[in-house]
RNA sequence: AGAGUUUGAUCCCGGCUCAGAAUCAACGCUGGCGGCGCGCUUAACACAUGCAAGUCGAACGAGAAAGUUCCCUUCGGGGGAUGAGUAAAGUGGCGUACGGGUGAGUAACACGUGGAUCAUCUACCUUUUAGUGGGGAAUAACCUUGGGAAACCGAGGCUAAUACCGCAUAAUCCGGUAACGGGAAAGCAGCAAUGCGCUGAAAGAGGAGUCCGCGGCUGAUUAGCUAGAUGGUGAGGUAAAGGCUCACCAUGGCGAAGAUCGGUAGCCGGCCUGAGAGGGCACACGGCCACACUGGCACUGAAACACGGGCCAGACUCCUACGGGAGGCAGCAGUGGGGAAUCUUGCACAAUGGGGGAAACCCUGAUGCAGCGACGCCGCGUGAGCGAUGAAGCCUUUCGGGGUGUAAAGCUCUUUCGACGGGAACGAUUAUGACGGUACCCGAAGAAGAAGCUGCGGCUAACUACGUGCCAGCAGCCGCGGUAAUACGUAGGCAGCAAGCGUUGUUCGGAUUUACUGGGCGUAAAGAGUACGUAGGCGGUGCUCCAAGUUUGGUGUGAAAUCUCCCGGCUUAACUGGGAGGGUGCGCCGAAUACUGGAGCGCUUGAGGGUGGGAGAGGUAAGCGGAAUUCCUGGUGUAGCGGUGAAAUGCGUAGAUAUCAGGAGGAACACCUGUGGUGUAGACAGCUUACUGGACCACUUCUGACGCUGAGGUACGAAAGCGUGGGUAGCAAACAGGAUUAGAUACCCUGGUAGUCCACGCCCUAAACGAUGCAUACUUGGUGUGGGCUCUUCAUUGAGUCUGUGCCGGAGCUAACGCGUUAAGUAUGCCGCCUGGGGAGUACGGUCGCAAGGCUGAAACUCAAAGGAAUUGACGGGGGCCCGCACAAGCGGUGGAGCAUGUGGUUUAAUUCGACGCAACGCGAAGAACCUUACCUGGGCUCGAACGGCAUUGGACAAUCCUAUGAAAGUAGGACUUCCUUCGGGACUGAUGUCGAGGUGCUGCAUGGCUGUCGUCAGCUCGUGUCGUGAGAUGUUGGGUUAAGUCCCGCAACGAGCGCAACCCUUGUCCUGUGUUGCCAGCAUUUAGAUGGGGACUCGCAGGAGACCGCCAGCGAUAAGUUGGAGGAAGGUGGGGAUGAUGUCAAGUCAUCAUGGCCUUUAUGUCCAGGGCUACACACGUGCUACAAUGGCCGGUACAAUGCGCUGCCAACCCGCGAGGGGGAGCCAAUCGCAAAAAACCGGCCUCAGUUCGGAUCGCAGGCUGCAACCCGCCUGCGUGAAGCUGGAAUCGCUAGUAAUGGCGUAUCAGAAUGACGCCGUGAAUACGUUCCCGGGCCUUGUACACACCGCCCGUCACAUCACGAAAGUGGAUUGUACUAGAAGUCCUAAUCAAACAGGCCCAAGGUAUGAUUCAUGAUUGGGGUGAAGUCGUAACAAGGUAGCCGUAGGAGAACCUGCGGCUG
Repeated sequence: AGAGUUUGAUCCCGGCUCAGAAUCAACGCUGGCGGCGCGCUUAACACAUGCAAGUCGAACGAGAAAGUUCCCUUCGGGGGAUGAGUAAAGUGGCGUACGGGUGAGUAACACGUGGAUCAUCUACCUUUUAGUGGGGAAUAACCUUGGGAAACCGAGGCUAAUACCGCAUAAUCCGGUAACGGGAAAGCAGCAAUGCGCUGAAAGAGGAGUCCGCGGCUGAUUAGCUAGAUGGUGAGGUAAAGGCUCACCAUGGCGAAGAUCGGUAGCCGGCCUGAGAGGGCACACGGCCACACUGGCACUGAAACACGGGCCAGACUCCUACGGGAGGCAGCAGUGGGGAAUCUUGCACAAUGGGGGAAACCCUGAUGCAGCGACGCCGCGUGAGCGAUGAAGCCUUUCGGGGUGUAAAGCUCUUUCGACGGGAACGAUUAUGACGGUACCCGAAGAAGAAGCUGCGGCUAACUACGUGCCAGCAGCCGCGGUAAUACGUAGGCAGCAAGCGUUGUUCGGAUUUACUGGGCGUAAAGAGUACGUAGGCGGUGCUCCAAGUUUGGUGUGAAAUCUCCCGGCUUAACUGGGAGGGUGCGCCGAAUACUGGAGCGCUUGAGGGUGGGAGAGGUAAGCGGAAUUCCUGGUGUAGCGGUGAAAUGCGUAGAUAUCAGGAGGAACACCUGUGGUGUAGACAGCUUACUGGACCACUUCUGACGCUGAGGUACGAAAGCGUGGGUAGCAAACAGGAUUAGAUACCCUGGUAGUCCACGCCCUAAACGAUGCAUACUUGGUGUGGGCUCUUCAUUGAGUCUGUGCCGGAGCUAACGCGUUAAGUAUGCCGCCUGGGGAGUACGGUCGCAAGGCUGAAACUCAAAGGAAUUGACGGGGGCCCGCACAAGCGGUGGAGCAUGUGGUUUAAUUCGACGCAACGCGAAGAACCUUACCUGGGCUCGAACGGCAUUGGACAAUCCUAUGAAAGUAGGACUUCCUUCGGGACUGAUGUCGAGGUGCUGCAUGGCUGUCGUCAGCUCGUGUCGUGAGAUGUUGGGUUAAGUCCCGCAACGAGCGCAACCCUUGUCCUGUGUUGCCAGCAUUUAGAUGGGGACUCGCAGGAGACCGCCAGCGAUAAGUUGGAGGAAGGUGGGGAUGAUGUCAAGUCAUCAUGGCCUUUAUGUCCAGGGCUACACACGUGCUACAAUGGCCGGUACAAUGCGCUGCCAACCCGCGAGGGGGAGCCAAUCGCAAAAAACCGGCCUCAGUUCGGAUCGCAGGCUGCAACCCGCCUGCGUGAAGCUGGAAUCGCUAGUAAUGGCGUAUCAGAAUGACGCCGUGAAUACGUUCCCGGGCCUUGUACACACCGCCCGUCACAUCACGAAAGUGGAUUGUACUAGAAGUCCUAAUCAAACAGGCCCAAGGUAUGAUUCAUGAUUGGGGUGAAGUCGUAACAAGGUAGCCGUAGGAGAACCUGCGGCUG
């Protein structure tokens, strides 16, 4: 000193949380020793038992007993001495008001601090001074006696004193101006000296009382309180001033600087925290106060209204003979109770201190000690050294190792602490020691008796394995856990602290998060709607005085303890002794006079007044005006009008709408009109008049600080709304109807009432906004505009100045946006307001209002966020630009039929698995009869169908052949029997065991690789620089252009990379070379390029050329480029292909392969036979064939290319209607073969029909492949001849050699394509164009989205739960007022004194009545909060699909809708 947490990321505001220190603590786990401290925070609850205040015989009277001893004795006993002037009791004195406890009450002169006391007292102690003479009357004890259960009380009698009372004397005593008056005493001890006392007075010390200034809690949802109340006079009373009390008189006193009332609380020194300022606390120790079962009261006394005294009342407990009595632990121990929780019924007066006493001494639960408790602080120990490339165990592992770890073991050594044995203090003077045989010292033994707790995801030091599988659980905050959890549990390891460690509670800190030090208010919470103005706060300028504030010197005080520093004592420390400092405060005496303040005298610049001007929707009242709407009357006129997205309701043949004329009435004032004007704000608009407010300018004439702000207060205050009375044309909540819709209590339409208007009176709120309080001063500029003035110009021109009002911008400020002389800049003064979100501007209370409601304004509970600005994306039923067979324009299809094929579904023993919008569905599968095959049924095997290592063992095993059995696999048996050798064995192989095996088992959401898709779309990034606090931006945007981020230009950017393009293949033209198996023009020969020959042509192969906007013209910016043209085989990337950026979709694939983890091991492995993948009510996708005449059938004729071939292609020829069979030539192929190309063309038939269309289906007979065509192949012939006559909604492909159409080939393959991949033939139509649909790119805009619109999100209802409010009431607590009552007691009570009684005033508890405050509870009820998957809608966020929001009013299941006015957020 900071950190975590709102976001995709950022900055800010802001709350929550953590790390620290502390504690009268408690709880959990653990626990060796000592020292010093501390120990009922709760029930001021109730208390058994013991102890806690006595002492003095030197004040006084009286005075035992037991025991011991002596004498006498009638042995029953009696007497003396001692015990002893002792015990116990009494009179008297002093003490008991200290010490000890507690904190209930108390918000107060209770406390703290500083003063006052000329307004006072003071026993004991000290000092000084003066005395102490002489008398008297009683009384307890005691005796006698009475009453009572007891406690105790009464009557009579005796007696003493330092007890009591006079007399004398007296002052420096008291009273009084004085005169004068009043006015004391006690003795005891001692032989004595003398000592101790006593009395009066004065003083001191210490103590106490009273008064005053100042200081320290909370609530205004407590605003008024007060009758002895405030003062005076007089009296009483007190130690003492005083309404302290009383009589009379006066009517005061307190209060917004908070009275009164309520709540809470003992106050302080100090303690904790903090850098400090502060904040919190007040337990121990010390000072003060208050209290002593509760309430009241006095007595005694120096002092009390008295903790262990008294009286009374009350509650409670106990005793009782029922008549009456006794008691008070908040003293020390202790008990019960309460509670999370707090000790021994200990020892001693040895020390310190206290009381009494002359003293000895006695008393002392004060105190000194001990006991219990890790409750705290402090100290010590639980061992030290050496000891392995490092034991075992445990953990982990990539199986190599690594960790625990020099740790252990082992060797060497030591003995603190504890335990054992012995000695032994200080505290004590000269005597006395509870502690205590304690501290301390010595001895001997032995590593011996002594370590735990918490944590390890980040904050925060410390990580792995297993288990678990949104379970169990953790959690201070963020958050972990849904099968690979460093976050749960356990283990190992590690980290931290340590006789403790954690948790919980509480306090301060961090928190500048209440901001004095030290914060804010445009948008985050926060400027009051506006003004006037009271109190208060603040206040221009000069001089003089005062010295209150202020500054400064001195002085007193600020107790001790605590704190800081220094020194010392316990071995150290904690603890403790001494000294010094500090103690921010208050008082007193001085000094200074700058500033503030006070007093006085001035000044003019602040402020105000005067004179003269012009501007203005400023206000109020009255009058007037025209346009328009509506209505009425009349005319013209006829069938519609009106309204909407489209309609309908509505109006109209009873004559509307339209049009003309006339009339009625109300409301509002077009153009001018302007980010123009006026006003404090709300607000203000036709014209005229009257009355009236304010601002501005000029002059610088007057006053002389008269000022600024403004808590309360007062006034004004849009719209809606309310009351009374008018008015009502239009508009229009509510309402009605029509539409829309799933619904439509809305948006739209037709109507329509309050209202809107006027007068008077209320209401008092708005997004009452510049979301920006008022005033003053200062601080660069530019440019508009309203008003005035001055100077200037030919000018209505220009300049200046004052005052308003806008825009842009500098410095500065700001989180940013932005503000920026009209500040959100720099300062000052004053006011208002804020302190996380929700609950809530709600509840309760108060107040205002007719009401609606306004103002004031919480809490419980709940969340870890809510929020501001800006950024990047994504999205929008936002905008702009552009592209694409995207639409449009066309051609042909699909969707209807039959069949093929795939999928879903269903079925099944199984119908194996995967793929599911585009981007699954003729897909994996370039080909399931067995095999494939993964599925099912059944039968087998278990080191296994294949492979490696090791150990043991056998040898040939195996192959081959034969036999039996079997569906086969297999099983059982037989035959046959090998090679090398150094003879050990090896190669090979069987069996057994073991480690591996095997798995198309699971997880594509653990993965690699591969692939699809956006998309062949034009994008995606980086370095450096620059800008920004930052996320980020710039570059990549802009102007053009392109198929293209293609290129050009511009530019705080300059470059670069991956993409684009090009390079590659193919095709189109030409040239060169070459010429077999290709070709054949010319020559020869010929059925035939068959042969000789040729290289011209075709063709093949190889290598070149060619195309580049190169040329011309237009456009363009002189660019990039584009349009047209020429030339050219080809023209603007010539056509086609290969080539797929950064990324997206947890896209697809664990079943191609690879692979982590999990699962399985006589089975989820493996072998075999059979079946299934081919099922079939149905639905969908993709295709084929058709529905026919642009056709079908028959016959004839012509023209290809790509390819393939030895397990092959297979010619000729023969057979068969045909599939095919026979046959065998040729060919490893530019040579031979497949191989017939078909559409086309020519000729013929058919003539619009379910047909000579169509061919499904079925029957029969055949062929081929193959171990095998039943399930389940293909083909042929004959027969059969189904649906179908162009296909609804919808939907697909294609822009040229393309679509369409025709055939051919190939891969797979024994066989089995309508599929797939290729080839060639024939060969179109259309594109105006980019409004719309879909997809995409760029820029921009809005956003409450970021899982990114398949987003977010609102309210009712239903359920559960929580706290709160209301409520007929009910029950307590506290308290006021009035009346009553009146114990004990003080005081008063005349006619002599005293006592008693009686009476009176006051008065506690109590009672009655009536209020107030507060708490608890209450059927029912109200909203609110919270709660993975409920219901209804869709209100808000995008123009959120009717822009939203504010106020108000009405309406409605609900969000909400509508009216009126306002705001732009």